[in-house]
Molecule: THF (Tetrahydrofolate) riboswitch aptamer
Organism: Acetobacterium paludosum
RNA sequence: ACCAGAGUAGACAAAGAUGCGUAAAGUGUUAAAGGAUGGGAAGUUGCCUUUAAACGAAAUGUGACCAUUGCGGUAUCUUGUCGCUUCCGCUGUU
Numbered sequence: 001a002c003c004a005g006a007g008u009a010g011a012c013a014a015a016g017a018u019g020c021g022u023a024a025a026g027u028g029u030u031a032a033a034g035g036a037u038g039g040g041a042a043g044u045u046g047c048c049u050u051u052a053a054a055c056g057a058a059a060u061g062u063g064a065c066c067a068u069u070g071c072g073g074u075a076u077c078u079u080g081u082c083g084c085u086u087c088c089g090c091u092g093u094u
Base pairs, nucleotide, nucleotide: 001094003092004091005090010082011081012080013079015078016077017076018075019074020072021071022070029053030052031051032050033049034048035047039088040087041086042085043084059068060067061066
């Protein structure tokens, strides 16, 4: 020097467990600001947080508290698959 590989934030699918809400949060959409993001630096079309706006759901029992099959394009964890751009590195082979 050539070649190959490892390694993120996350995404998707299925199953299980523990929860949350249904007395509407959460999820998803739009706009703005901020933050983190392969080992290092920089970075966004990806990700997260906050604010505002629009949209939005099937309950049952009970006098109520409360409880419970259900319901929510609901949260976290485990497994599998996929997995950064530029420059510099790491590992292996020749």